The RNA shown here (transfer RNA) has 72 nucleotides and comes from Cyanobium sp. Cruz-8H5. The same sequence occurs in records of 9 taxa. It matches the Rfam family "tRNA". About the family: Transfer RNA (tRNA) molecules are approximately 80 nucleotides in length. It is annotated as a transfer RNA. The coordinates come from a structure-prediction model, not an experiment, and the mean pLDDT is 82. The sequence is in RNAcentral, with records from ENA.
């Protein structure tokens, strides 16, 4: 020092232009002699940061910034 993938909920990961969604975990309740399991509600994100582009941006596009892999 180049190159290329990735950053979204507390973690794990979807979403690929119309203002975000599952699973676990949290919390409440239900069943249960308790307790796990199982049901049912419920709780959650300035989408890594900044400009750009568009009526409109997690998503397209520049530049930062962490990380993981190859080259050197």
């Nucleotide at each position: 020092g180049g190159g290329u993938c990735g950053c979204u909920a507390g973690c794990u990961c979807a979403g690929c232009g119309g203002u975000a969604g599952a699973g676990c975990a949290g919390u409440c309740g239900g069943c249960u002699c308790u307790u796990a399991a199982c049901c049912g509600a419920u709780c959650g994100g300035u989408c890594c940061u900044c400009g750009g582009u568009u009526c409109g941006a997690a998503u397209c596009c520049g530049a930062g910034g962490c990380g993981g892999c190859c080259c050197a």